Description:
Predicted 3D model of an 88-nucleotide RNA (c-di-GMP-I riboswitch aptamer) from Ammoniphilus sp. CFH 90114. The model forms 90% of the base pairs in the Rfam consensus. Rfam family: c-di-GMP-I riboswitch aptamer. Clan: c-di-GMP_I riboswitch clan. The sequence is in RNAcentral, with records from Rfam. Lineage of the source: Bacteria > Bacillota > Bacilli > Paenibacillaceae > Ammoniphilus. Its mean pLDDT, the model's own confidence on a scale to 100, is 85.
RNA sequence: CCAGCGAAAUGGCAAAUUCAUUCGAAAGAUGAAGACGCAAAGCCACGGGCCUAAGGUAGGAAUAGACUACGGCAGCCGGGUUACCGAA
Numbered sequence: 001c002c003a004g005c006g007a008a009a010u011g012g013c014a015a016a017u018u019c020a021u022u023c024g025a026a027a028g029a030u031g032a033a034g035a036c037g038c039a040a041a042g043c044c045a046c047g048g049g050c051c052u053a054a055g056g057u058a059g060g061a062a063u064a065g066a067c068u069a070c071g072g073c074a075g076c077c078g079g080g081u082u083a084c085c086g087a088a
Stems, first nucleotide, its partner, number of pairs: 005086002012038002017033005023028001036075001042081003046078003049073003055068003
């Protein structure tokens, strides 16, 4: 120095929940409070998975119900990529 690893220290992130938003059809996102956890809980929807179904499709008497991602989740798993500290 590289890879792996995760003791210490400095810092970092922030689940549930609550409130807000001239964000959104929804799922969800963002901000504030919060502190369950996290060594990539930084970033990328590439593979699988999950959520939603505006628009669309078929159907219908119909507003019901069905299917569908071009919308989401990176704190579901895998993969890619970048990175702080340095005990064993």